Large-subunit ribosomal RNA, domain I from a Candidatus Daviesbacteria bacterium, 542 nucleotides, folded computationally. The source organism's lineage runs through Bacteria, Bacteria candidate phyla and Candidatus Daviesiibacteriota. RNAcentral holds the full RNA, with entries from ENA. The coordinates come from a structure-prediction model, not an experiment, and the mean pLDDT is 81.
[in-house]
Context: one part of a larger RNA
């Protein structure tokens, strides 16, 4: 040197464990912001690095409630206080709340720099001074009236929000086994706007000779009917089932007012005036006729069950033996509306928090419902006054529609032509007729739905290379001019009892004794300690 064996070092794999995660349910609840926000600088403690928390009143002030022995937040010990004259804590309501930042007196290289006007108790303290919109006033030019301007009050906007939502734009890769219609897809990306939800909503809708009656979600119809270089792919809707239910306001005739025109009859404009709001057609006018109950989702006041935001009460076990330790294991007992769960030296219904069942608010927040207030609502005949116009419909280019232009109805848009007026006028998939349903061109609506938080519960989910990028100072260090990237890293033991003391040695956080510990090959480089890797010893070979 090889190879065995023994004991070791390195090394962190495994097993075990979970403070972290992930995915789900069920219930509440949802906007913040010029009264300065979301987000950050810098501060603030006895000393003070990080995290937390709080702002010059700075690790806290105040009230008001709750609770009852200990506190002075982690990492994390000291030292020095505070506290039954109730500290800490926890709930709610106020104060304070530097700078920056929409940022708003100017100005800037974000937390930094300059100034102006009022007041006052003047080194100095409080307070205002951005734009733009709208209103209102006072003023005002070229240019007489007046308009632009200017000024001062008041009121609103501005900025942020992960998902969720409408709405403008709008892609490739992709799949067709190439690729061009066509898919990806109206996806992502970017803009713009809103709210707790947004949209949508009250038939110019469906149907189909039988009917339904707003809209919005869910099954289902059905991967069907259809669309499709009929290719890849796309792909409904009636009916039926269920969630949740809710209708109303306007133009317009007609009329009153007010102003203007005109000899006049009239007309013409204007009102947060009246009237009126529909399809079985309504309405208005005018003539007869009659005067009761009934609804209300908004708004106003009042009251208010009942819930949230701290808590509170909770039952019943001993003793022997093994062990360091009892909750194990004999043996005898008790509670159960309570044998979920968690934790305590090994596995606990009866040791601790709890759990099961009551219960509990001075403030706050929410609130179903009640009560006024207040708004809404009658019939019949005549008449032919109204019933949403550059529309609806055509032609021509497009878009949506499950429907790529086709036989293509419906629907939205640009251009260009361009109706009817209830004997009316759409629509029922070309288009026509019969028939049948509907009343476009004005406008609001809760709830069933989406999606965050928060609280309580779960899972044939994950256990440190997994589960989140993060169980540890983590969106940290790190890297990047930036946008933007982007980690590793968990376990001592029941309890620090974390090794007083003494030798070596210059010393140490090595080393040997001593001590604690059940164990120290459990000694903080600390559980288990695999392999590859290096070592000693002893045997064998070369």
């Nucleotide at each position: 040197u090889g190879c065995a064996u023994a004991c070791g070092g390195u090394g962190g794999a495994u097993g075990c464990c979970u403070u972290g995660g992930u995915c789900g349910a069920a219930a509440g609840u949802a906007c913040c912001g010029a009264a300065g926000a979301a987000g950050g600088a810098c501060g603030u403690a006895u000393a003070u690095g990080g995290c937390a928390a709080c702002g010059a009143a700075a690790u806290g002030c105040u009230u008001g409630g709750g609770g009852g022995a200990g506190c002075u937040g982690c990492c994390a010990a000291a030292a020095a206080g505070c506290u039954u004259u109730g500290a800490u804590c926890c709930c709610a309501a106020g104060g304070u709340u530097u700078c920056c930042c929409a940022a708003u007196g100017g100005g800037g290289u974000a937390a930094c720099c300059c100034u102006c006007c009022g007041c006052c108790u003047u080194u100095g303290g409080c307070g205002g001074a951005a734009u733009u919109u709208c209103u209102u006033g006072c003023u005002g030019a070229a240019u007489u009236c007046a308009u632009a301007g200017g000024u001062a009050a008041g009121a609103a906007a501005g900025g942020g929000g992960u998902a969720c939502g409408c709405g403008c734009c709008g892609a490739a890769c992709u799949g067709a086994a190439a690729c061009a219609u066509c898919u990806a897809a109206g996806u992502a990306a970017g803009c713009g706007c809103a709210g707790g939800a947004a949209a949508a909503u009250a038939a110019a809708u469906c149907a189909a000779a039988a009917g339904a009656g707003a809209u919005u979600c869910c099954c289902u119809a059905a991967g069907u009917a259809g669309c499709g270089g009929c290719g890849a792919g796309c792909g409904a809707a009636a009916a039926g089932g269920g969630a949740a239910a809710a209708g109303c306001c306007u133009a317009a005739a007609c009329u009153u007012c007010a102003g203007g025109a005109g000899c006049a009859a009239u007309c013409c404009u204007g009102g947060a005036g009246g009237a009126g709001u529909u399809g079985u057609a309504g309405g208005g006018g005018u003539c007869c006729a009659a005067u009761a109950c009934c609804u209300g989702a908004u708004c106003c006041a009042a009251u208010a069950a009942g819930g949230g935001u701290a808590g509170u009460u909770g039952a019943a076990u001993c003793c022997a033996c093994u062990g360091g330790a009892a909750a194990g294991u004999g043996g005898a007992a008790c509670c159960a509306a309570a044998g979920a769960a968690a934790g305590u030296g090994a596995c606990a219904g009866u040791c601790u928090u709890g759990u099961a069942a009551a219960u509990g608010a001075a403030a706050c927040c929410u609130a179903a419902g009640u009560u006024g207030g207040c708004a809404g609502a009658u019939g019949g005949g005549c008449u032919a006054c109204c019933u949403g116009a550059g529309u609806a419909a055509c032609u021509c280019a497009g878009g949506a529609c499950a429907c790529g232009u086709g036989a293509a109805a419906u629907u939205c848009u640009g251009a260009g032509u361009g109706a009817a007026u209830c004997u009316a006028c759409g629509u029922c998939g070309a288009c026509c007729a019969u028939g049948a349903c509907g009343u476009a061109a004005g406008g609001c609506u809760a709830a069933a739905u989406a999606u965050g938080c928060u609280u309580u519960c779960g899972g044939a989910c994950c256990g440190a290379u997994a589960g989140u990028g993060a169980a540890c100072u983590a969106g940290u260090a790190c890297c990047g001019u930036g946008a933007g990237g982007g980690a590793a890293a968990g376990g001592u033991g029941a309890a620090a009892a974390g090794a007083a003391g003494g030798g070596c040695g210059a010393a140490a956080u090595g080393c040997c004794c001593a001590g604690u510990g059940a164990a120290a090959u459990a000694g903080u480089a600390c559980c288990u300690g695999a392999a590859a890797c290096c070592g000693u010893a002893u045997g064998u070979u070369g």